[in-house]
Context: one part of a larger RNA
RNA sequence: UCCGGCGAGUUAUUGAAUGCGGCAAGGUUAAGCACUUGAGGGUGUGAAGCCGAAGCGAAAGCGAGUCUGAACAGGGCGUUUAGUCUCAUUCAAUAGACCCGAAGCCAAGUGAGCUUACCAUGGCCAGGAUGAAGCGCGGGUAAAACCGCGUGGAGGUCCGAACUGAUUUGAGUUGAAAAUCGAUCGGAUGAGCUGUGGUAAGGGGUGAAAGGCCAAUCAAACUUGGAAAUAGCUGGUUCUCCUCGAAACAUGUUUAGGCAUGGUCUUGUGCAGUAGUUAUCAGAGGUAGAGUACUCAAUGGGCUAGGGGGCUUACCCGCCUGCCGACCCCAAGGAAACUCCGAAUGCUGAUAGCGUAAUCACAGGAAUCAGAACGUGAGGGAUAAGCUUCACGCUCGAGAGGGAAAGAACCCAGAUCGCCAGCUAAGGUCCCUAAAUUAUGGCUAAGUGGUAAAGGAUGUGAGGAUACAUAGACAACCAGGAUGUUGGCUUAGAGGCAGCCACCAUUUAAAGAGUGCGUAACAGCUCACUGGUCAAGUGUUCUCGCGCCGAAAAUGAUCGGGGCUCAAGCCAUAUACCGAAGCUGCGAGCUUCAACUCCCUGCGGGGCAGUUGGAGCGGUAGAGGAGCAUUCCCAGGGCAUCGAAGCGGAACCGUAAGGAUCCGUGGAGCGCUGAGGAAGAGAUUAUGCCGGA
Numbered sequence: 001u002c003c004g005g006c007g008a009g010u011u012a013u014u015g016a017a018u019g020c021g022g023c024a025a026g027g028u029u030a031a032g033c034a035c036u037u038g039a040g041g042g043u044g045u046g047a048a049g050c051c052g053a054a055g056c057g058a059a060a061g062c063g064a065g066u067c068u069g070a071a072c073a074g075g076g077c078g079u080u081u082a083g084u085c086u087c088a089u090u091c092a093a094u095a096g097a098c099c100c101g102a103a104g105c106c107a108a109g110u111g112a113g114c115u116u117a118c119c120a121u122g123g124c125c126a127g128g129a130u131g132a133a134g135c136g137c138g139g140g141u142a143a144a145a146c147c148g149c150g151u152g153g154a155g156g157u158c159c160g161a162a163c164u165g166a167u168u169u170g171a172g173u174u175g176a177a178a179a180u181c182g183a184u185c186g187g188a189u190g191a192g193c194u195g196u197g198g199u200a201a202g203g204g205g206u207g208a209a210a211g212g213c214c215a216a217u218c219a220a221a222c223u224u225g226g227a228a229a230u231a232g233c234u235g236g237u238u239c240u241c242c243u244c245g246a247a248a249c250a251u252g253u254u255u256a257g258g259c260a261u262g263g264u265c266u267u268g269u270g271c272a273g274u275a276g277u278u279a280u281c282a283g284a285g286g287u288a289g290a291g292u293a294c295u296c297a298a299u300g301g302g303c304u305a306g307g308g309g310g311c312u313u314a315c316c317c318g319c320c321u322g323c324c325g326a327c328c329c330c331a332a333g334g335a336a337a338c339u340c341c342g343a344a345u346g347c348u349g350a351u352a353g354c355g356u357a358a359u360c361a362c363a364g365g366a367a368u369c370a371g372a373a374c375g376u377g378a379g380g381g382a383u384a385a386g387c388u389u390c391a392c393g394c395u396c397g398a399g400a401g402g403g404a405a406a407g408a409a410c411c412c413a414g415a416u417c418g419c420c421a422g423c424u425a426a427g428g429u430c431c432c433u434a435a436a437u438u439a440u441g442g443c444u445a446a447g448u449g450g451u452a453a454a455g456g457a458u459g460u461g462a463g464g465a466u467a468c469a470u471a472g473a474c475a476a477c478c479a480g481g482a483u484g485u486u487g488g489c490u491u492a493g494a495g496g497c498a499g500c501c502a503c504c505a506u507u508u509a510a511a512g513a514g515u516g517c518g519u520a521a522c523a524g525c526u527c528a529c530u531g532g533u534c535a536a537g538u539g540u541u542c543u544c545g546c547g548c549c550g551a552a553a554a555u556g557a558u559c560g561g562g563g564c565u566c567a568a569g570c571c572a573u574a575u576a577c578c579g580a581a582g583c584u585g586c587g588a589g590c591u592u593c594a595a596c597u598c599c600c601u602g603c604g605g606g607g608c609a610g611u612u613g614g615a616g617c618g619g620u621a622g623a624g625g626a627g628c629a630u631u632c633c634c635a636g637g638g639c640a641u642c643g644a645a646g647c648g649g650a651a652c653c654g655u656a657a658g659g660a661u662c663c664g665u666g667g668a669g670c671g672c673u674g675a676g677g678a679a680g681a682g683a684u685u686a687u688g689c690c691g692g693a
Base pairs, nucleotide, nucleotide: 001693002692003691004690005689006688011095012094013093014092015091016090017089018088019087021085022084023083026051027050028049032045033044034043035042036041055062056061065077066076067075068074098236099235101233105226106225107224108223109222110221116200117199118198119197120196121195122194123193124192125190127159128158129157130155134151135150136149137148138147139146163187164186165185168183169182170181171180202218204214205213206212239627240626241625242624243623244622249262250261251260252259253258263368264367265365266364267363268362269361270360274358276354277353278352279351280350281349282348283347289341290339291338295335296334299331300330301329302328306324307323308321309320310319311318371396372395374393375392376391377390378389379388380387401412402411403410416588417587418586419585421584422583423582427578428577429576430562431561432560436575438574439573440572441571442570443569449564455549456548459546460545461544462543463542464541465540466539467538468537476533477532478531479530480529482506483505484504487501488500489499512527516525517524589617590616591615592614593613594612595611596610597609598607599606600605628682630679631678632677633676634674635673636672638670639669646665647664648663649662650661652659653658
């Protein structure tokens, strides 16, 4: 991992609701007793008790009333609706209460043959080194001290085996081993190591202290019991079909991943043109916008009070000002906590139309309380986030199908089933790939399309404004570009061209007291300006369309790919086609409502009967309905050695769970019928349990 078997809402009591049934102003027995039995039970008896038929009040008490009260007032609770008993189903409560799962808590015991410490009694430590005290001798001294030599053999002394430990490292890591092996290393006469016997026990011991150790177990051992501890937590919870179908919100919570009540779902019963929607009308309101009338903040100007500075002055005054500047005025504006104003929507109500149930009330059962993206209006954040918190909407959640290459939440569209039929939506129609290499008119040259900004640019198309132009413009070429004059000043010089001032006049077709280069200063070149040649447009500016640059990322690129240029790109118009589980057609099933027929009837009505018509049939949690299968029991009627159950196979039947039939195997029991009864009643999942492979 697979296969097979086992494996989870049970039982008791009490209560609530619903359903079938009995009796009914009543209903019903319990224990016990008697009889009977097929041994499970059944029948009878047994009114004790319980519920109901009357309530109100704290009570006395009164009573269809009563309590309050002074009240014959008002008000509260009643009167005006039949109950009760078994059974079944669902739910609740109490019990282990759907199943498995803790870490733990408590009690009584068992452990010191491991290990910790201690007690008693034994054992062990090759060899080598060092050489304390003391002692002796010699020297030395008044005597000592002291010195030397020898002797001696001390030490938690040194080196190093046994022994004991475990520093570093390698191996091992489903090991040779649930702690080892190799190398290396510490201690090795000591607080040493060790044998045997003994003592200390679980909130206790022991501990040179690490929360260490107390039998491979220790921040409280192990065994058994309380015990099925508790688990607001995780996992699992077994056949089928049909109808409806949520929530992730509000309030409260030692509450936040749990609950309770409400909201939303479902089932039943009951009721009214109820809900809803459209139109008209009537309302409340202060948002968007707008405005600046108030409040707050704020820009420029005017005017002036006041202030600063200067002048004047014995003082009081006064004068000037290019500085600051309130109030007021003018202009242009800002505001969630501004409003002289003020919508659209939405909300409330009335009337009318449509509207058969979508509304409301009561009763039974839930689930939900982590929501998510997107669009819009806002707060928080950085006008960040696949961010966060609200509001309105929508989808996903619980929604399949088509489109967006792929893609919960985007676009289209809501799947009862079948069809080798048709029409469309979004989106598409060169090939991959179903359908236009469709038509008309433009644009783009960047593969822009096929991802990005400020900014930049004789890209290109369209439109406008303006200037010059056949009296010849723009560009190019040829020629001129002069005179007073070297203007004046300045300067060493300043001659158009260092600088300052002025910037006139003349001749002219035209020519600046000079546009740039240049010289020490001149010179020289050039421009403005003019004529000629040529010949038709040439400049400036604004708006719009599509493009260009700006443009750097890590394994190989790419629009989904190929590939595409009067497109297969972009804009506009038009026609056709493709395209979904949408719509239509044909057939089938189911639910529900209505009508009719039929059947039953206690005449009120009822029917799991049929036909026709209408509406419908996505679905998680969840509510409701109808069934299939398994084991046993009761009753009836059957099958079986001429072969039961079980097992294997097959092209049969049923909407499904499932059910037949035949063949083989097997070798003794087993089906069917009943809207019969009762359950150890259905397994791909619980790191499930047991067995096998």